Bacterial RNase P class A from a Chromatiaceae bacterium, 385 nucleotides, folded computationally. Of the family's consensus pairs, 95% are formed in the model. Its Rfam family is "Bacterial RNase P class A". Rfam links the family to the GO terms tRNA processing, dimeric ribonuclease P complex and ribonuclease P activity. It was read from a public genome assembly, where an Rfam model found it. The coordinates come from a structure-prediction model, not an experiment, and the mean pLDDT is 75.

[in-house]
RNA sequence: GGAGUCGGCCGGACAGCCGCUCCGCGCGCUUGCGGGCGGGGAGGAAAGUCCGGGCUCCAUCGGGCAGGGUGCCAGGUAACGCCUGGGGGGCGCGAGCCCACGGAAAGUGCCACAGAAAAUAUACCGCCAAUCCGUAGUCCAGCGACUGCCGGAACACGGAAGGUAAGGGUGAAAUGGUGCGGUAAGAGCGCACCGCGCCGACGGCAACGUCAGCGGCAGGGUAAACCCCACCCGGAGCAAGACCAAAUAGGGGGACGGGCAGCUCACCGGCUGCGACGCGCGGCCCGCGCGUGUUCCCGGGUAGGUCGCUCGAGGCGUAUGGCGACAUACGUCCCAGAUGAAUGGCUGUCCUCGACAGAACCCGGCUUACAGGCCGACUCCCUCC
Numbered sequence: 001g002g003a004g005u006c007g008g009c010c011g012g013a014c015a016g017c018c019g020c021u022c023c024g025c026g027c028g029c030u031u032g033c034g035g036g037c038g039g040g041g042a043g044g045a046a047a048g049u050c051c052g053g054g055c056u057c058c059a060u061c062g063g064g065c066a067g068g069g070u071g072c073c074a075g076g077u078a079a080c081g082c083c084u085g086g087g088g089g090g091c092g093c094g095a096g097c098c099c100a101c102g103g104a105a106a107g108u109g110c111c112a113c114a115g116a117a118a119a120u121a122u123a124c125c126g127c128c129a130a131u132c133c134g135u136a137g138u139c140c141a142g143c144g145a146c147u148g149c150c151g152g153a154a155c156a157c158g159g160a161a162g163g164u165a166a167g168g169g170u171g172a173a174a175u176g177g178u179g180c181g182g183u184a185a186g187a188g189c190g191c192a193c194c195g196c197g198c199c200g201a202c203g204g205c206a207a208c209g210u211c212a213g214c215g216g217c218a219g220g221g222u223a224a225a226c227c228c229c230a231c232c233c234g235g236a237g238c239a240a241g242a243c244c245a246a247a248u249a250g251g252g253g254g255a256c257g258g259g260c261a262g263c264u265c266a267c268c269g270g271c272u273g274c275g276a277c278g279c280g281c282g283g284c285c286c287g288c289g290c291g292u293g294u295u296c297c298c299g300g301g302u303a304g305g306u307c308g309c310u311c312g313a314g315g316c317g318u319a320u321g322g323c324g325a326c327a328u329a330c331g332u333c334c335c336a337g338a339u340g341a342a343u344g345g346c347u348g349u350c351c352u353c354g355a356c357a358g359a360a361c362c363c364g365g366c367u368u369a370c371a372g373g374c375c376g377a378c379u380c381c382c383u384c385c
Base pairs, nucleotide, nucleotide: 001381002380003379004378005377006376007375008374009373010372012350013349014348015347016346017345018344020041021040022039023038024037025036027034028033029032043356047367048366050365051364052363053362054361055237056236057235058234067233068232069231070230071229072086073085074084075083076082087101088099089098090097091096102228103227107226108225109222110221111220124168125167126164127163128162131160132159133158134157135156138153139152140151142149143148176194177193178192179191180190181189195217196215197214198213200211201210202209203208241307242306243305244304251298252297253296254295255294256293259274260273261272262271263270264269276292277291278290279289280288281287314333315332316331317330318329319328320327321326351354
């Protein structure tokens, strides 16, 4: 100088003017307004609402079924699917990064196309001694003279019936891998190493690792397929929930009032019919339907208001313990709380010209989006001293 890896931080700055919201202290009018002064006022993700908890209400002895989730080990934590450290596997020269990482020698299912065969196995091309059949030539023995015949042997070719799974071919995947021996050809058939399984010793809390012995070797893949094993989970959510409480309508009760007839009843009272009044069916008549006065009290509940609401598993600093996540102690700070919902607008100066984006009960995580910039640690390559 170049190329990278990991971690942390910032996310336009300053000034003036005019506003908005919350809190505190005076003042004015008087109970909620106005005005004054002082103070606070979006984020690293406030987002997605994907996990975990607090809080609230409901349910609940305990346990089980169903359903859902998690899945190497140890620790941290209020808890987690998060974090830290470690183990194993994969990638990278490296700093480092990634992993849904229990069980396929319990059962069931699935594995397109291609291929002989996708799981009781099997054999397309190929390779192969012995056996049988056929063919041409060679050799040996015999017949005897014929374009010869017959018997036998080895070799070659073809076929039958077999052996084999080395090699080729198909596929994402083919019944452990490499090498030597062995064989007709081959094959864990035998052996060595690697892999796998069982058992033991040692190290480690553990996951696991190392070493030694035994077994030629179970027997494809798939469990974010059903399933099995272990562990965890009651449900709903601040529109939770609690309190105060109009007008109108409706519910319950008391008092007063209430035309005529009938029934019931000891009384109070009740029921039915007719009438009267009011309302509706556009108006009128008929008809039909509904309802019944005044006043007081009670309770539920709507609008509205108040609380929940922000001091909290809180931030910062120091010390101690721990590799670390984190914990403990001390000191210090108060840091949005709106409810049609505030956090804004204008002007000036400057710069590297400004991204993603806006609280709504709170907190811990994860994930996603993000212009640009700063700091620290580390790795690799090149050059110079």